[in-house]
RNA sequence: GGGCCGGUAGUCUAGCGGUGAUGACGUCGCGCUUACAACGCGGAGAUCGACGGUUCGAAUCCGUCCCGGCCCA
Numbered sequence: 001g002g003g004c005c006g007g008u009a010g011u012c013u014a015g016c017g018g019u020g021a022u023g024a025c026g027u028c029g030c031g032c033u034u035a036c037a038a039c040g041c042g043g044a045g046a047u048c049g050a051c052g053g054u055u056c057g058a059a060u061c062c063g064u065c066c067c068g069g070c071c072c073a
Base pairs, nucleotide, nucleotide: 001072002071003070004069005068006067007066010025011024012023018056027043028042029041030040031039049065050064051063052062053061
């Protein structure tokens, strides 16, 4: 330099162009317990890597960049 894959809450992860972006772990509150853990119920937490474009509508499609991984040279 070229090709491919990925970037979504603190971590991991789902998400065929269309209400409120999914779940798990973690975290907070309550219940349970003498207490802790486990378990049950509930809550908070993500401007979907950045900037443009297409569209009535974009996490999703297109372009250019940034970051990470793999392969080729």